The part of an RNA shown here (large-subunit ribosomal RNA, half A) has 1682 nucleotides and comes from a Clostridiales bacterium. Its Rfam family is "Bacterial large subunit ribosomal RNA". Gene Ontology terms of the family: ribosome and structural constituent of ribosome.
[in-house]
Context: one part of a larger RNA
C1' cells in the first nucleotide's frame, strides 16, 4: 500500500409529511380617485429589530348587534393590567380619527422637505410664536367688468357654479405600426394589422333597426351580436409560399324607437316702411318618421281609457349578503398489545348525518363539523307592487299640391379596407381634382347596360345572448410534494448594476418542552455523568439518514516486478457449518487469455470527441386534421354537432338529423347516366357498371402550430444612460525655481532731413532649461499580478490650440472626434436593459429498461446541387396470388482479350526513284557525277483506346426439357433507413505502368462478423458464435522449448545463421548435368637448373642499354629452351622476374555452356529485418510418406426459442436461431386513479446485509435499523426507465498540507491573561517631513467614545480592532447652505407646431461653480465646540418705553417691479509700503552644569507670544476736486451728456485705502515647580533689539498689447402714485429652518479585498541651495498585521 469485514464521521439523497403552490368549476362583484385614490415615507407597544395593524384619538376611539369566559395580534418571557353573567378580549354594521409626500392643486423642489399670502383663533406688556380654513389649471355655464374702435360687440380681467386631472390584472374601441422568419436564396407576398408606443371607455365594449340579404321574370326572408356547420368549399395568390369567405341551414338571445323637413304658432333680431305689415334667417311649441307624411276633401271614432322590462321611481316589499345559531349515537368494557386506542377482540346505538379534519396508532356514535333546520339592532339589496311626473297614444278612402338629410351620391388620381396582391373588381373609406337629381327621383342585385326585384344613404338611440378575471365567496383535481409546485412554503428579500433592470438559497426535534436541575473536565466551544422521554443511535448543527469522500480496528496479500486491473485455472492462510468427510465465506502466490465507454467515421485502444467522483434533475409530448392497421357499435347505411331537458351537477342519461362519408359514373363543361366520352356519324378504344360503409377507442406515420431537447452570430421595437470617455457652455482654481532679451522708448554717433549703427531701458514669446500638474516613446518586472493596464528606472510638454474642480447640453437609424474605426459606464464597423422569442439553424452536441423475429445502404436520375434533398434500387410489416433460383442443353446477338497490317493512322533497314541540294562542266541549252536529303513504289521488320480483310473464353438477354433446391417469386398498402465507403485479387482509366494515391468494371471481406492463423493486426487464409460441456473429428496453420502436437521416417540440397529484407552487376563458393583441350610418348601444380648471342637493333636523347619515346613488323645465330623482350627496377647500366627448355615427381589437369542452393555489391542513428530462446546429416530449404495437434466449423449429451408439419395436446418430426442503420413482436419496472382482495405498532414505507427464484428487464421470503403508512390482481392514465449533452444544481475530491501571507526594521524590559513576536506601559534603534505632519469639499453614514465581548470577519496570532454586544455623543441671529441675486442650463400661464405621446418658446419661475451678508480670543468633556462657558463685540426688524427734532398741507420724512450711479470683472509685467514668517544677538525669566573644597563668571537648553469691533494718532499708496446752467433721453427729477464759473498746478489740499501705536487689558496664556498609581490638579516668572523678507495685503492701483475680457440682486441717489405722522438716539425684549460626531491621498472615499492605483482647495518651518528640485532634521505621524 492492495481486497475484505466490522464500526464510526462528513453530507443530506431516499421514504413519509405540508404550512406553500398550480390548473379548473360554480357563484358573487366588476371601477377607485380633488370629500385627495392606487402606492409610499415617518411614526405609533411597559420594554419593540422584523412582519401585521393603526395615525399625534395612532396593535388603538364611539355607537348598534353577534357571543360568553377568559383576554392584552405574529411571540415566548418578564412587568403591569382588564374581564368573569352581560360595556372584557374577539366577530360583523355604521360612524370618528386619519401626520407627510403622491393627480398633489399656495409658491417652490432633489418625493416624503423648504418658504408663503389672507381670514378667524390661540398666546405675549407687546412683537415673536402656535393652530384652523382656504388660496393650482383647463373647460363649459352664469354673474360683473371691459380694450384697440364712435357705438356696439368680442378679446381680455375678476367672482361664482359644475366638470375633469392620476391609478387599475385581462377583456374592449381607435390613432400609429417593425423585425427575425417562410418562401428550403430574394423583391411582390408572409409573418401581421401580429409584437410594441398612444388616446379612450365601460362592466362590459362594439354593432345594430336596411338607400338589406336573395331570388331570376316565379317566389321568399326580415336589426346586431355569439355557438355550430356550410368549408378547408368558392375564390385569392411571384396562381409559388401561403391566405381563406359569404348566402343559406340548425341553435343562443330577442326589442324598437327618436328625430330633420313639409305644414301650423309664437318670439325677438335685420332689410323695407310713417305705421300696420311684408320679405330674410334664427330660436321656441305644435305636427311629423316608412302601415309615408304634409297639405286639400270626404267618412269616421270621439279624448280618457290605455300602452311604456328602453322613461320616472316617492313608497311599499325584503329573497339574499355582511356576524352567528341547533344540531342524532357507547362517560362501552377488555388483567389483548402499546408511551398513548382510534388497533384487535367482545357486546350495543344512530343514520334526511358512513363528506372531511382533529384528538398519543386506524373514531359513524370524543371534537369540529356533515345531512337537515333556524337567526340581525346596523348596512346594502334583486324579484314582485307601485303614486306623481314623462313619452306615446286614430284612422280609412280619395287627390299628386308640398316634404324625405348636399360640396353628399357620384366621377378622375394617388392610397386603403372588403377572404379578394388592379385583376372583368362590384362594396365600404378618403388625400387632392371635379361634381348631381329630388320619389315621374335615387342606391344595390361582383364590371358596365336593360328589363325586373329588393330597398330609400348622405342625423341619432337602443337592453340581452358574448370577451375577460384584479378581487369576495365556495368547491374539485387519475396536479406538485421542498432540485417539484410561483421566481418566493414567501422574497421581488439578500445580492448586483450609474440606471433600466436582473434576482437568489434556506422545510421537518417530541404526543406534550418534558429544551437536560444538579456533579465533573475545559478560558471557552464542547464532551462524561445523571434527570427527561416509547425512543436521545429524536439533543435543538434535532425524523427517516443512501452515495461520492475521511479515518479506526481485524484477516488474508504484496519489498526481482511491468500494462483496462478482469476472466478461468489454482496452492497457501483465515474464518464458519459439521461428529467427521466435506462444504461455505475471505484473501490470492502462481499460470493462461486479455488495449474501458460514448459518440463520429471507409477504419478508434486510439495520441480523434466527451466525462473529477457521487446524488438528485435532464429529451418524441399535446391539440386539430388526413391517411393505414387492430378492437368494437351499428350496416345499404353509419352517425350527430352546436344547443336543449332532467338529475345525485365542469358528471351521466335522453333529446337534438342542420350536417358530414357512403350507395353512381363519364365529360373541361353544358350534359347524359349503368353507361358515359370522344366522332357528322358508326366502329374501335378510355374510364366506369358485376367487391360495404361509416362511428368510436388505440396504434404506425405524415401535416399545421416551438413539435424530440439544448446551442448561435444576427433583425426589430420600446426604454435606461455623457458620475467613464468626446466635443462644447456657464463659473472658480493652479502652474517652485531659473534663462534667453522682441516692439517701443532713452541716449550718444550719424545723415540735408533720414535710413542707419552703437550703449542704456525695456520685457514679448503656442520661446528655452526644469519640479508641481499633464501626458505615457523605451527597456525590464508583473502576466493564477499588489493592480481585469500598474511598477522601478529613464523619457515629452510644463503662460498655453496647456490643465484641472463644480454645474450643465448633445444619445445609438444617434451623440461626439486636430480623424485612430476613436470614444459614449472595464461593452462599440454600431451602447445597454427589456420585449417580438421557444427568431432561425440543410449544422454539431445529447436522446434513458428487457427479450425475441427479419436485416439493409454507402447506388442511379434530378436538384444554387455535391456532409441536404426527392422519386428509384436495397430492407421490413400486412394482404393477395401462385413461380423462382442454379447447372445442364439450344438457338440467336456482339467486336473485348488475342491477333493482323487490306483499311485509318504511326514506324525501321535496303532497293528503285520523281523532286531538291553540293560538285565539275558549258558561251548557252544542257550534260556528267555524289557514302546528301529524299515523295511514290517494292522488299525486310514492326505498332495503336478513339485501325480492322479476323476473332475467342467469360458474361448478359430468351427458352422446351432434364438435375438440384424448395418459397428463395410477383403484385397491392403501411413503416423505414442508405446517397462520406474501406481494403485485396483480376481488368481499364489518370498519375511518373508513383503513393495506405485517384476514377470505373467484377468478385471477395470489412462495414454490421465474434472464433482459429498470420508474433501483434477492419478489409488476407480458414470459418459464419440460441445456450451448457475439463467430450470427439477436422480446416488454415502447425508438430524443439517458450506453447497443444513427430527432437518421425526416406533422399538430397545448403554452410551463408542463407532461412530471418533489395537491384544492377561481381565472383577459382559449392552440387548435378552437357560439351570440349592436355595427360604413362608422363599432363597441371611445385622444387631444381637454364632463360643466351650480334646488340646498347636503330632513331631520337645528357643519357635511352629488352623495359621515356619513334622506327622497322621483327630480323639472324648458338640452341634442349631463350621475345631487338610479361614485369619489377636505375640518371643510365646493374640487378630480381616472365615467356620458354631441361630435370625431380607420378595421375588426372585445364576451358566453356546451363541448371540448384549459397556469396558480395548491402551505410543511420539505444540491441531488432526468425515474435524469443535457440537451430546447421536442422528446429532451413526441395521431394516423398505416416501420424498427430488445431476453431465458437462438425459430431456427442442436455437445455432453450421461432418457423413449418403435424396433433385434442408447446406430443413429435424437421429447419433455422452473429448483426450496426431500420422494420415488426412480446414483455419488465417507477407514478397516479378504479373495482376487487388482502397487511400494519405483536412494526407499514425508505435503507443496509446477506440468502434465494426466473430466458432478461426483474422477482420473493429472511434479518438488522426505521417508526406510520402500505401491498396484490385486473383494467386505466401518463411529467413512465440516464452514463456521456466542454448539460444544470448541490455535496465531496484531487492538485496540496503545494502556491501563496500584497513594497518597508525592529529590539528588550515590565504588565494584563487559560493562552503574548503582533495588546497595553517604558527605554532604545529606525521611517516620513511640499509629507507618510495640519485643516477642509466631495463621498461615506456612526466608521466617533466609553463599557463588555471573542464564534465568526482580520491573508497568521491575538487579552487587540474600522469585528460583536450595551450605553452615551453633533448645541449657532454671525461659520456653511435656505427664509437674498443672478450665469450656463432646465421648467414654462397664455402662445405656435404636431397623427397621438409631445417639441419650440414669451412672461415668469428655477438654478452656484460666482455676488451680497453681522464674532473674536480664551476655557471646557470620555466623545462637541467661531455653536457650551467666560470676556469684550457687532446685526436685523412689523416690538415695548424713553429722549431729542422735524412736519401737519406750500408735502417734513418715507417711497417704487421706474429712471440712473456704483456693484462690474480678462492676461501679462515690473515697481512701492506694510504685514505674515523666519533667522541672530544681547538683555530678561527658568533650569542644567560647576574650569582645585565652596560660591560666581564663562558655557549650555528653553522661553521671551495674543484677537476683534470701537475711539484717537496715523506712515504710505492711489487719484485732480467743487457749483452752477439746459437742447436730448424719460411720466418725472436726479443723472448721463454738452457748457459755463470755480480751487488746485504739488512734496498740496480733498476722497480713496490703509499698516502700525495707544486703549481694549488688574484679561485669559506659558516655563520651571509641588502633587498624584495616572492622560489629571495646583501654580504661575520674564517680556528687547536688529536683519532678511513672501506667493499675503494696499491693489486690477500702476503700465503693455491684443485674443478687449458675465448677469443680478445689493447698496447709493431720484422722482411717480400713495399717505398725517416721521426721523435720530438710549435701554429692554425678540432673533426661525437643516447641517455640525468621525475618516478625508485614505483600512472609513472610487477601484469585488484593510488593494504599491485614483482622489479638487488651504497652510507647509530650519541647514545647503535658483527652488516647492535633491539630501538631512524640526514640529508631528509612523513601523506597514506573519
Nucleotide at each position: 500500500a492492495g481486497c475484505a469485514c466490522a464500526g464510526g464521521g462528513a453530507g443530506g439523497a431516499u421514504g413519509c409529511c405540508u404550512u406553500g403552490g398550480c390548473a379548473c368549476c360554480a357563484g358573487g362583484c366588476g371601477c377607485c380617485g380633488a370629500a385627495g385614490a392606487a402606492g409610499g415615507a415617518c411614526g405609533u407597544g411597559a420594554c419593540a429589530a422584523g412582519c401585521u395593524g393603526c395615525g399625534a384619538a395612532a396593535a388603538g376611539c364611539u355607537g348598534c348587534g353577534g357571543g360568553g369566559a377568559g383576554c392584552u395580534g405574529c411571540a415566548a418571557a418578564u412587568g403591569a393590567g382588564c374581564g368573569a353573567u352581560a360595556u372584557a378580549u374577539c366577530c360583523g354594521c355604521a360612524g370618528a380619527u386619519a401626520u407627510c409626500c403622491g393627480a398633489a392643486u399656495g409658491a417652490g423642489g432633489g418625493a416624503a422637505c423648504u418658504c408663503a399670502c389672507a381670514u378667524u383663533g390661540a398666546g405675549u406688556a407687546g412683537c415673536a410664536u402656535c393652530a384652523a380654513u382656504g388660496u393650482a389649471g383647463a373647460u363649459a355655464c352664469g354673474c360683473g367688468u371691459g380694450a384697440a374702435c364712435a357705438a356696439a360687440a368680442u378679446a381680455g380681467c375678476g367672482c361664482g357654479u359644475a366638470u375633469c386631472g392620476g391609478g387599475g390584472a385581462a377583456c374592449c374601441c381607435g390613432g400609429g405600426g417593425a423585425a427575425c422568419u417562410g418562401a428550403a436564396a430574394c423583391a411582390u407576398c408572409u409573418a401581421a394589422g401580429u409584437a410594441c408606443c398612444c388616446g379612450g371607455a365601460g362592466g362590459a365594449a362594439a354593432a345594430g333597426a336596411a338607400a338589406g340579404a336573395a331570388a331570376a321574370c316565379a317566389a321568399u326572408c326580415g336589426a346586431u351580436u355569439c355557438c355550430c356547420g356550410a368549408a378547408g368549399u368558392a375564390g385569392u395568390g411571384g396562381c409559388g409560399a401561403g391566405c381563406g369567405a359569404a348566402a343559406c341551414g340548425g341553435g343562443a338571445a330577442g326589442a324598437g324607437c327618436c328625430u330633420a323637413a313639409a305644414c301650423c304658432g309664437c318670439g325677438g333680431u335685420a332689410u323695407g316702411g310713417a305705421a300696420a305689415c311684408a320679405u330674410a334667417g334664427c330660436g321656441c311649441g305644435g305636427g311629423g318618421u316608412g302601415a309615408g307624411g304634409a297639405c286639400u276633401g270626404u267618412c269616421g271614432a270621439g279624448a280618457a281609457c290605455g300602452c311604456g322590462a328602453a322613461c320616472g321611481g316617492a313608497g311599499c316589499g325584503g329573497a339574499c349578503g355582511u356576524a352567528g345559531u341547533c344540531g342524532a349515537a357507547c362517560g362501552u368494557g377488555u388483567a389483548u398489545u402499546g408511551g398513548a386506542a382510534a388497533a384487535g377482540c367482545a357486546g350495543a346505538c344512530g343514520a334526511a348525518a358512513c363528506a372531511g379534519a382533529g384528538u398519543a396508532a386506524a373514531a359513524g356514535u370524543c371534537u369540529c363539523g356533515u345531512a337537515g333546520g333556524c337567526g340581525a339592532a346596523a348596512c346594502g339589496g334583486a324579484a314582485g307592487c307601485g303614486a306623481a311626473g314623462c313619452g306615446c297614444a286614430a284612422g280609412a278612402c280619395a287627390g299628386a299640391u308640398c316634404c324625405c338629410g348636399a360640396g353628399u351620391a357620384c366621377c378622375g388620381c394617388a392610397g386603403g379596407a372588403c377572404a379578394c396582391g388592379a385583376g372583368g373588381a362590384a362594396u365600404c373609406c378618403g388625400g387632392c381634382g371635379g361634381g348631381a337629381a329630388u320619389a315621374a327621383a335615387g342606391g344595390a342585385g361582383g364590371a358596365c347596360c336593360a328589363u325586373c326585384u329588393c330597398c330609400u344613404a348622405a342625423g341619432g338611440c337602443u337592453a340581452a345572448a358574448u370577451a375577460c378575471g384584479a378581487c369576495c365567496u365556495g368547491g374539485u383535481g387519475a396536479c406538485c410534494g421542498a432540485u417539484a409546485g410561483a421566481g418566493u412554503a414567501u422574497a421581488g428579500u439578500a445580492c448586483c448594476g450609474u440606471g433600466a433592470g436582473g434576482g437568489a438559497a434556506c422545510g421537518g426535534u417530541g404526543a406534550a418542552a418534558a429544551g437536560a436541575a444538579c456533579c465533573c473536565c475545559g478560558g471557552g466551544a464542547g464532551g462524561g455523568g445523571a434527570g427527561u422521554g416509547a425512543a436521545a443511535g429524536a439533543g435543538a448543527a434535532c425524523c427517516u439518514g443512501a452515495a461520492a469522500c475521511c479515518c479506526u480496528g481485524u484477516g488474508c496479500u504484496u519489498a526481482c516486478a511491468a500494462g483496462c486491473a478482469g476472466a478461468c485455472g489454482g496452492a497457501g492462510c483465515g474464518u464458519u457449518c459439521g461428529a467427521a468427510a466435506g462444504g461455505g465465506c475471505g484473501u490470492g502466490a502462481c499460470g493462461u487469455c486479455g488495449u474501458a465507454c460514448u459518440u463520429u467515421u471507409u477504419g478508434u485502444a486510439g495520441a480523434a470527441c466527451g466525462g473529477g467522483c457521487c446524488u438528485g434533475c435532464g429529451a418524441g409530448u399535446u391539440a386539430c386534421g388526413u391517411u393505414g392497421c387492430g378492437c368494437a357499435g351499428c350496416g345499404a347505411g353509419g352517425u350527430u354537432a352546436a344547443g336543449g331537458u332532467a338529475u345525485u351537477a365542469a358528471g351521466u342519461a335522453c333529446c337534438g338529423g342542420a350536417g358530414c362519408c357512403g350507395a353512381a359514373g363519364c365529360g373541361a363543361a353544358a350534359g347524359c347516366g349503368a353507361g358515359u366520352u370522344u366522332u357528322a356519324a358508326a366502329a374501335g378504344a378510355g374510364c366506369g357498371u358485376a367487391g360495404a360503409g361509416u362511428u368510436g377507442c388505440g396504434u404506425g406515420a405524415c401535416g399545421u402550430a416551438g413539435a424530440c431537447c439544448c446551442g448561435a452570430a444576427a433583425c426589430c421595437g420600446g426604454a435606461u444612460g455623457a458620475c467613464c470617455u468626446a466635443u462644447u457652455c456657464a463659473u472658480g482654481g493652479a502652474c517652485a525655481g531659473g534663462u534667453u532679451g522682441a516692439a517701443g522708448c532713452c541716449g550718444u554717433g550719424g545723415u540735408a532731413a533720414g535710413a542707419c549703427a552703437c550703449g542704456g531701458u525695456g520685457g514679448a514669446g503656442g520661446a528655452c532649461c526644469g519640479a508641481a500638474c499633464c501626458c505615457a516613446c523605451g527597456c525590464c518586472u508583473g502576466u493564477u499580478g499588489a493592480a481585469a493596464a500598474a511598477g522601478u528606472c529613464g523619457g515629452g510638454g510644463a503662460u498655453g490650440a496647456g490643465c484641472u474642480g463644480u454645474g450643465a447640453a448633445u444619445a445609438g437609424c444617434g451623440g461626439a472626434g486636430a480623424a485612430a474605426u476613436u470614444c459614449c459606464a472595464a461593452u462599440c464597423g454600431a451602447a445597454u436593459c427589456c420585449g417580438g422569442a421557444g427568431a432561425u439553424a440543410g449544422c454539431u452536441g445529447g436522446u434513458u429498461c428487457u427479450c425475441c423475429u427479419c436485416g439493409a445502404a454507402a447506388u442511379a436520375g434530378c436538384u444554387u446541387u455535391a456532409g441536404g434533398g426527392c422519386u428509384a434500387g436495397c430492407c421490413u410489416c400486412u394482404g393477395a396470388c401462385g413461380a423462382g433460383a442454379a447447372u445442364a442443353c439450344u438457338g440467336a446477338a456482339g467486336g473485348u482479350a488475342g491477333a493482323g497490317c487490306a483499311c485509318u493512322g504511326a514506324a525501321u533497314g535496303g532497293g528503285c526513284u520523281a523532286g531538291g541540294g553540293g560538285g565539275c562542266u558549258u558561251c548557252a541549252c544542257g550534260g556528267c557525277u555524289u557514302a546528301c536529303c529524299g515523295a511514290a513504289c517494292c522488299u525486310u521488320a514492326u505498332c495503336a483506346a478513339a485501325c480492322u480483310u479476323c476473332g475467342a473464353a467469360u458474361g448478359a438477354a430468351a427458352g422446351a426439357u432434364a438435375u438440384u433446391u424448395g418459397a428463395u417469386g410477383u403484385c397491392a398498402g403501411g413503416g423505414a433507413g442508405u446517397c462520406a465507403g474501406a481494403c485485396a485479387g483480376c481488368g481499364u482509366g489518370a498519375g511518373a505502368u508513383a503513393a495506405g494515391u485517384u476514377u470505373c468494371g467484377u468478385u471477395g471481406u470489412c462495414g454490421a462478423a465474434a472464433g482459429g492463423g498470420a508474433a501483434a493486426a477492419a478489409g488476407c487464409c480458414c470459418g459464419g458464435a440460441c445456450c451448457u460441456a475439463c467430450a470427439a473429428c477436422u480446416a488454415a496453420g502447425g508438430u524443439c522449448c517458450c506453447a497443444a502436437a513427430g527432437u518421425u521416417c526416406a533422399a538430397g540440397u545448403u554452410a551463408a545463421g542463407u532461412g530471418g529484407u533489395a537491384a544492377a552487376g561481381g565472383a577459382u563458393g559449392u552440387g548435378a548435368c552437357a560439351u570440349u583441350g592436355c595427360u604413362a610418348a608422363a599432363a597441371c601444380a611445385a622444387c631444381c637448373g637454364g632463360g643466351a648471342u650480334g646488340u646498347u637493333g636503330g632513331c631520337u636523347u645528357a643519357g635511352a642499354a629488352g623495359c621515356a619515346g619513334c622506327c622497322a613488323a621483327g630480323c639472324a645465330u648458338u640452341u634442349a629452351a631463350a621475345g631487338a623482350g610479361u614485369g619489377c627496377g636505375u640518371a643510365a647500366u646493374a640487378g630480381c622476374u616472365c615467356a620458354c627448355c631441361g630435370g625431380u615427381c607420378g595421375a588426372g589437369u585445364g576451358a566453356u555452356g546451363c541448371c540448384g542452393c549459397g556469396c558480395c555489391g548491402a551505410a543511420g542513428a539505444u540491441a531488432c529485418a526468425c515474435g524469443g530462446g535457440g537451430c546447421u546429416a536442422a528446429a532451413a530449404c526441395u521431394u516423398g510418406a505416416c501420424g498427430c495437434c488445431g476453431a465458437a466449423g462438425u459430431u456427442u449429451a442436455g437445455g432453450a426459442a421461432u418457423a413449418a408439419u403435424g396433433u385434442a395436446a408447446u406430443a413429435a418430426u424437421u429447419a433455422u436461431u452473429g448483426g450496426u442503420a431500420g422494420a415488426g413482436g412480446a414483455g419488465c419496472a417507477a407514478u397516479g386513479u378504479g373495482u376487487a382482495u388482502a397487511g400494519g405498532c405483536u412494526g407499514a414505507a425508505g435503507c443496509c446485509c446477506g440468502g434465494u427464484c426466473g430466458g432478461a428487464a426483474g422477482g420473493c421470503a429472511g434479518g438488522g435499523u426505521g417508526g406510520a403508512c402500505a401491498a396484490u390482481a385486473c383494467a386505466c392514465a401518463a411529467g413512465a426507465g440516464a452514463g456521456a449533452a466542454u448539460g444544470c444544481a448541490g455535496g465531496c475530491a484531487u492538485a496540496a498540507g503545494u502556491a501563496g501571507c500584497g513594497a518597508a526594521a525592529g529590539c528588550a524590559u515590565g504588565g494584563u491573561g487559560a493562552g503574548a513576536a503582533a495588546c497595553c506601559a517604558u527605554g532604545c534603534c529606525g521611517u516620513c517631513g511640499a509629507a507618510a505632519g495640519c485643516c477642509u469639499a466631495a463621498g461615506g453614514u456612526u466608521u466617533c467614545c466609553u463599557g463588555g465581548g471573542g464564534a465568526a470577519g482580520g491573508u497568521u496570532c491575538g487579552u487587540c480592532c474600522g469585528c460583536c454586544c450595551a450605553g452615551g455623543g453633533u448645541a449657532a441671529g454671525u461659520c456653511g447652505g435656505g427664509a437674498c441675486c443672478u450665469a450656463a442650463g432646465u421648467c414654462g400661464a397664455g402662445g405656435g407646431c404636431g397623427a397621438a405621446a409631445g417639441c419650440c418658446g414669451u412672461a415668469g419661475a428655477u438654478g452656484a461653480u460666482g455676488g451680497a451678508c453681522a464674532g473674536c480670543c480664551g476655557g471646557u468633556u470620555g466623545a462637541u465646540a467661531u455653536u457650551c462657558c467666560g470676556g469684550c463685540a457687532c446685526c436685523g426688524a412689523a416690538u415695548u418705553u424713553u429722549u431729542g427734532c422735524c412736519g401737519c398741507a406750500u408735502a417734513a420724512a418715507u417711497g417704487a417691479u421706474g429712471c440712473a450711479a456704483u456693484g462690474a470683472c480678462a492676461c501679462g509685467g515690473g515697481a512701492g509700503g506694510a504685514u505674515a514668517g523666519u533667522c541672530u544677538g544681547a538683555g530678561c525669566g527658568c533650569g542644567c552644569u560647576g574650569a582645585u573644597g565652596g560660591a560666581c563668571a564663562a558655557g549650555c537648553g528653553c522661553g521671551u507670544a495674543c484677537a476683534g469691533a470701537g475711539g484717537a494718532c496715523g506712515a504710505g499708496u492711489g487719484u485732480g476736486g467743487a457749483a452752477c446752467g439746459c437742447a436730448g433721453u424719460g411720466a418725472a427729477g436726479u443723472a448721463c451728456g454738452c457748457g459755463u464759473u470755480u480751487c488746485g498746478u504739488a512734496u498740496a489740499a480733498g476722497c480713496a485705502u490703509g499698516g502700525g501705536u495707544c486703549u481694549g487689558a488688574u484679561g485669559g496664556a506659558c516655563a520651571a515647580g509641588u502633587u498624584g498609581a495616572a492622560u489629571g490638579a495646583c501654580g504661575g516668572a520674564a517680556a528687547c533689539a536688529g536683519a532678511c523678507g513672501a506667493a499675503u495685503u494696499c491693489a486690477c492701483a500702476c503700465c503693455g498689447g491684443c485674443g478687449a475680457g458675465a448677469a443680478a440682486a445689493g447698496u447709493u441717489g431720484c422722482u411717480a402714485a400713495a399717505u398725517a405722522g416721521g426721523c435720530a438716539g438710549g435701554a429692554a425684549g425678540c432673533g426661525c429652518c437643516c447641517g455640525u460626531a468621525c475618516c478625508g491621498c485614505a483600512a472609513a472615499c472610487c477601484g469585488a479585498c484593510a488593494c504599491a492605483g485614483g482622489u479638487a482647495g488651504g497652510c507647509g518651518a530650519g541647514g545647503a541651495g535658483a527652488a516647492a528640485a535633491u539630501c538631512c532634521u524640526a514640529a508631528g505621524a509612523c513601523g506597514a498585521a506573519c